[in-house]
Molecule: transfer RNA
Organism: Deltaproteobacteria bacterium
RNA sequence: GGGGGUAUAGCUCAGUUGGGAGAGCGCCUGGUUUGCAACCAGGUGGUCAGCGGUUCGAAUCCGCUUACCUCCACCA
Numbered sequence: 001g002g003g004g005g006u007a008u009a010g011c012u013c014a015g016u017u018g019g020g021a022g023a024g025c026g027c028c029u030g031g032u033u034u035g036c037a038a039c040c041a042g043g044u045g046g047u048c049a050g051c052g053g054u055u056c057g058a059a060u061c062c063g064c065u066u067a068c069c070u071c072c073a074c075c076a
Base pairs, nucleotide, nucleotide: 001072002071003070004069005068006067007066010025011024012023013022019056026044027043028042029041030040031039049065050064051063052062053061
């Protein structure tokens, strides 16, 4: 330098035809208990990596950029 892949909540990840942003864990409050754990109820969560474009509408499609993973090439 070239090809491919990944980027969504604090963490691990889903989101399958372009239209509701979600799950589990975590965290907070309450209940239960002498107390803790477990359990139950409620609550808490987001610049969908960034910028631009297409569209009535973009996490999703297109272009560029950034970070990481991987393969190839090049150099010594």